[in-house]
RNA sequence: AGCUCAUCGAGAGGGGCGGAGGGAACGGCCCGACGAAGCCCCGGCAACCACCGUGCGUAGCUCGCGACCAGGCGAGGCCGACGCGCGGCAUGGUGCCAAAUCCGUCUCGCGGCGAAGGUCGUCCGCGGGAGAGAUGACAG
Numbered sequence: 001a002g003c004u005c006a007u008c009g010a011g012a013g014g015g016g017c018g019g020a021g022g023g024a025a026c027g028g029c030c031c032g033a034c035g036a037a038g039c040c041c042c043g044g045c046a047a048c049c050a051c052c053g054u055g056c057g058u059a060g061c062u063c064g065c066g067a068c069c070a071g072g073c074g075a076g077g078c079c080g081a082c083g084c085g086c087g088g089c090a091u092g093g094u095g096c097c098a099a100a101u102c103c104g105u106c107u108c109g110c111g112g113c114g115a116a117g118g119u120c121g122u123c124c125g126c127g128g129g130a131g132a133g134a135u136g137a138c139a140g
Base pairs, nucleotide, nucleotide: 004137005136006135007134008133013042014041015040016039017038021031022030023029025105026104027103028102043097044096045095048093049092051088052087053086054085055084056083057082058081061076062075063074064073065072101132106129107128108127109126110125111124112123
């Protein structure tokens, strides 16, 4: 860097240095000299991994189904292994501390806009799916 999986409408400050940008891209719309990005100090939020507890399942273990091999079924027992769920924990590894991933971009459905009906186009609203992005984790 890439693959796979999961989550993304909640939550979270102050100071110093720094000096003009930042919110991924694009279009919007926001934040910013009442100091942006970045770096440092202290603080905080959060349960993804780790850790602890607990429940379930699988394999293994013991016995039985006339004996043996193979395969299968049943009962038991075990929290030692693996997997999944729930709860705890901010100690460790990350991550995060403006706005729904700030909104939208592709696609599908429903509805609205007209004297009436149908169809199409554009626009608006709501909902679903995808893509892109961010974070974490496994394998490699």
SAM riboswitch aptamer (S box leader) from Mumia flava, 140 nucleotides, folded computationally. Taxonomically the source falls in Mumia (Bacteria, Actinomycetota, Actinomycetes, Nocardioidaceae). RNAcentral holds the sequence, with entries from Rfam and Ribocentre. It matches the Rfam family "SAM riboswitch aptamer (S box leader)". Its Rfam clan is "SAM clan". The coordinates come from a structure-prediction model, not an experiment, and the mean pLDDT is 77.